The part of an RNA shown here (small-subunit ribosomal RNA, 3' major domain) has 477 nucleotides and comes from an uncultured prokaryote. Its mean pLDDT, the model's own confidence on a scale to 100, is 85.
Context: one part of a larger RNA
RNA sequence: UGACGGGGACCCGCACAAGCGGUGGAGCAUGUGGUUUAAUUCGAUGCAACGCGAAGAACCUUACCUGCCCUUGACAUCCUCGGAACUUUCCAGAGAUGGAUUGGUGCCUUCGGGAACUGAGUGACAGGUGCUGCAUGGCUGUCGUCAGCUCGUGUCGUGAGAUGUUGGGUUAAGUCCCGUAACGAGCGCAACCCUUAUCCCUAGUUGCCAGCACAUAAUGGUGGGAACUCUAGGGAGACUGCCGGUGACAAACCGGAGGAAGGUGGGGACGACGUCAAGUCAUCAUGGCCCUUAUGGGUAGGGCUACACACGUGCUACAAUGGCCAGUACAGAGGGCUGCAAACUCGCGAGGGGGAGCCAAUCUCACAAAACUGGUCGUAGUCCGGAUUGGAGUCUGCAACUCGACUCCAUGAAGUCGGAAUCGCUAGUAAUCGCAGAUCAGAAUGCUGCGGUGAAUACGUUCCCGGGCCUUGUACA
Numbered sequence: 001u002g003a004c005g006g007g008g009a010c011c012c013g014c015a016c017a018a019g020c021g022g023u024g025g026a027g028c029a030u031g032u033g034g035u036u037u038a039a040u041u042c043g044a045u046g047c048a049a050c051g052c053g054a055a056g057a058a059c060c061u062u063a064c065c066u067g068c069c070c071u072u073g074a075c076a077u078c079c080u081c082g083g084a085a086c087u088u089u090c091c092a093g094a095g096a097u098g099g100a101u102u103g104g105u106g107c108c109u110u111c112g113g114g115a116a117c118u119g120a121g122u123g124a125c126a127g128g129u130g131c132u133g134c135a136u137g138g139c140u141g142u143c144g145u146c147a148g149c150u151c152g153u154g155u156c157g158u159g160a161g162a163u164g165u166u167g168g169g170u171u172a173a174g175u176c177c178c179g180u181a182a183c184g185a186g187c188g189c190a191a192c193c194c195u196u197a198u199c200c201c202u203a204g205u206u207g208c209c210a211g212c213a214c215a216u217a218a219u220g221g222u223g224g225g226a227a228c229u230c231u232a233g234g235g236a237g238a239c240u241g242c243c244g245g246u247g248a249c250a251a252a253c254c255g256g257a258g259g260a261a262g263g264u265g266g267g268g269a270c271g272a273c274g275u276c277a278a279g280u281c282a283u284c285a286u287g288g289c290c291c292u293u294a295u296g297g298g299u300a301g302g303g304c305u306a307c308a309c310a311c312g313u314g315c316u317a318c319a320a321u322g323g324c325c326a327g328u329a330c331a332g333a334g335g336g337c338u339g340c341a342a343a344c345u346c347g348c349g350a351g352g353g354g355g356a357g358c359c360a361a362u363c364u365c366a367c368a369a370a371a372c373u374g375g376u377c378g379u380a381g382u383c384c385g386g387a388u389u390g391g392a393g394u395c396u397g398c399a400a401c402u403c404g405a406c407u408c409c410a411u412g413a414a415g416u417c418g419g420a421a422u423c424g425c426u427a428g429u430a431a432u433c434g435c436a437g438a439u440c441a442g443a444a445u446g447c448u449g450c451g452g453u454g455a456a457u458a459c460g461u462u463c464c465c466g467g468g469c470c471u472u473g474u475a476c477a
Base pairs, nucleotide, nucleotide: 001477002476003474004473005472007471008470010468011467012466013465015461016460019425020424021423022422023421026316027315028314029313030312031311032310033309034307035306042053043052064302065301066300067299068298069297070296073125077124078123079121080120081119082118083117086103089100090099091098092097107114108113127291128290130289131288132287136285137284138280139279140278141276143274148187149186150185151184152183153182154163155162156161167178168177169176193268194267195266196265198236199235200234201233202232203231204230208225209224212223213222214221239262242256243255244254245253246252318418322377323376324375325374326373327372334365335364336363339358340357344353345352346351384415389410390409391408392407393406394405395404431453432452433451434450435449436448437447
């Protein structure tokens, strides 16, 4: 100087407390451990691994296993020789591949040849998701959006170093003020950026419809309008600016006015010096090592989907604030050309036929659901719950056996609110309800977004956890 303390003082955080809803019990989904296996490819492992890499394993992917094949190789550059490229058909085979066969002879040319492509050969080389993340770059997680981390000059100290950065106030903040052997400065904080909340101006098509007409069973459907909503460009607006009080005449705090918004208005992007030899050699790049008729390459089938069990994360429930039936209302944000697909029609349904319109503020996916109104059920393993299984189908796709999703009929398991323990959340939040998108042929209870309905509680900081600052002890570095 740090680090640590079941030392002290001060402060903060959904850290506790106060509340609301869960997990832990059930069934299923998914990931992991373990076990099994020819293989169940590899990585991630307290917080910070475990719906993680994977924004999507039937083949492919795919790295694993088994079998069958190749050896200058699937890919790159160079050399020699041959052939344009390309294409038809047949045979063997699981295919890779091997054998046979048809058409075709193009482009440039100094007529030597050349360019692209392709076959054979030779060796230089290719290739490796092989090892080492403890050789590395890059990227990322984490403490933590915590308020810290440093430097120059000066001063003090023999020196390590200290001071500044400590102190008194204050703040979300090393934020600001005052004091001060310090004076300044840098990286962080904040602001500048995006979005949302109010208003104004400009512009009105595909969006809008107040007033005036037309038409209709009805609808901005039509003429028209530019007000309103909205769209998307530009501006205004919030700064403790104003008033009162407290304070040290400061910084600031408390209350108020005005205001759409008030003290960082809400949300996002943004992550200091560093820590964990944290993670990644399997995104990529890369040193070293290793393989080179194989640890490389091709192909078919299988596996990654196994199952006594254990754990994590979720979904659905156990019901009446509910289930079911009928009627009826209101979003936002997105996607669409090998695409989204309307009307109409067939089917109980998944879906089929159909093909208008739309490169989309125009058409379409697309009926939002919970809510509301009426009816029924009456506390029951039930008109709760839907696992499991049998049968019949639909769709995607060469192909749904291993191993897809969905529909219909039948079946109707566990489950009556969950031990010890444990998690999230402070407001348009929790809870609850649906919608969309990426990936994607198909395949979400995951993920990322979107809106609808919409709470309770916070006395307080004694305690648990984590952090900041000062101080103290130390046989630790």